[in-house]
RNA sequence: CAGAGUAGGUCCAGCGCGUUAAGUGUCACCGGAUGGGAGGUUGCCGGUGAACGAAGGAGCCGUUUUCGGCUCCGCGGUGCUGUACCGCAUCCGCUG
Numbered sequence: 001c002a003g004a005g006u007a008g009g010u011c012c013a014g015c016g017c018g019u020u021a022a023g024u025g026u027c028a029c030c031g032g033a034u035g036g037g038a039g040g041u042u043g044c045c046g047g048u049g050a051a052c053g054a055a056g057g058a059g060c061c062g063u064u065u066u067c068g069g070c071u072c073c074g075c076g077g078u079g080c081u082g083u084a085c086c087g088c089a090u091c092c093g094c095u096g
Base pairs, nucleotide, nucleotide: 001096002095003094008086009085010084012082013081014080015079016078017076018075019074026050027049028048029047030046031045032044036092037091038090040088056073057072058071059070060069061068062067
């Protein structure tokens, strides 16, 4: 001098969840984890509270009505996993 390597993020795919509204997102407080080590937030996760908020439809069967089940097509800033790509400011360390 160069490189490897995190938490996470995006696209795609698969399997799911919800669509009689959880989840996602926002705010406040508290806590936690976070390249190999230390340490850390304006990034990430969890808990509590508050506010806001939605796209449904078709077919079949059972059923007196009500209602329930299955399949398919959608919808949700939806969950998990996988590939690809992006990807730690400081000190120390690793590789060349």

THF (Tetrahydrofolate) riboswitch aptamer from uncultured Lawsonibacter sp., 96 nucleotides, folded computationally. Lineage of the source: Bacteria > Bacillati > Eubacteriales > Oscillospiraceae > Lawsonibacter. Rfam family: THF (Tetrahydrofolate) riboswitch aptamer. Gene Ontology term of the family: tetrahydrofolate metabolic process. Of the family's consensus pairs, 94% are formed in the model.